RNA sequence: ACCGUCCGCGUGGGAGAGACCGGACCGCGCCCCCCGAUGGGAGGCCGGCCCCGGCGCCGAAGGAGCAACCGCCCCCGGAAACUCUCAGGCAAAAGGACCGCGCGGCACGC
Numbered sequence: 001a002c003c004g005u006c007c008g009c010g011u012g013g014g015a016g017a018g019a020c021c022g023g024a025c026c027g028c029g030c031c032c033c034c035c036g037a038u039g040g041g042a043g044g045c046c047g048g049c050c051c052c053g054g055c056g057c058c059g060a061a062g063g064a065g066c067a068a069c070c071g072c073c074c075c076c077g078g079a080a081a082c083u084c085u086c087a088g089g090c091a092a093a094a095g096g097a098c099c100g101c102g103c104g105g106c107a108c109g110c
Base pairs, nucleotide, nucleotide: 003109004108005107006105007104008103009102010101011100012099013098018055020054021053022052023051025048026047027046029045030044031043033041034040035039056090057089058088062086063084064083065082069078070077071076
C1' cells in the first nucleotide's frame, strides 16, 4: 500500500400495527328546509386540518431493563433483533434497526 473492523456521506432494498371513535374549525363541494329574498340562517353528507379528548394495537429511530457471554475470582463495568413501551409509529408521504454497493477518513488490526 491492499484488505478487514470502526466512523461519516451517497445510493438501492427494508417489516409490524385502527385511512379508529367523538368534539371543534375550514370548504360554502353536494342535498334539503326556513326567511324580511339573489342575500342570510339551520340540518345532513363528503373531504381536509393533527387542534383537543378517548380506547385499541405495533416495535426495527432513540431510550430503559435483565440475561447468556466477556473483562478478571468477587465487587463493578460492558452487553441483544430478548423484554418494557418513556419517546416514536398504526392509508400515502416521512422515518426506519439491518443488509448490499460506491466514495472518503486513518482510530485499530493485518